[in-house]
Annotation: Transfer RNA from a Phycisphaerales bacterium, 73 nucleotides, folded computationally. Rfam family: tRNA. Rfam links the family to the GO term triplet codon-amino acid adaptor activity. The coordinates come from a structure-prediction model, not an experiment, and the mean pLDDT is 82.
RNA sequence: GGGGGCAUAGCUCAGUUGGGAGAGCGUCUCGAUGGCAUCGAGAAGGUCAGGGGUUCGAGUCCCCUUGCCUCCA
Numbered sequence: 001g002g003g004g005g006c007a008u009a010g011c012u013c014a015g016u017u018g019g020g021a022g023a024g025c026g027u028c029u030c031g032a033u034g035g036c037a038u039c040g041a042g043a044a045g046g047u048c049a050g051g052g053g054u055u056c057g058a059g060u061c062c063c064c065u066u067g068c069c070u071c072c073a
Base pairs, nucleotide, nucleotide: 001072002071003070004069005068006067007066010025011024012023013022019056027043028042029041030040031039032038049065050064051063052062053061
């Protein structure tokens, strides 16, 4: 330098028709227990990496940029 892949909650990750943004763990609150462990119920928590485009509508399709992984030279 060229090819491919990844980027979604604090962490690890789902998300296939383009229309609801989610799970587990963690955090907080309440309950069960004399207390702890544990269990149950609930809540908070999101610039879907950034920008632009297509579309009635984009996490999802297209282009550019950034970062990381990998292959070729």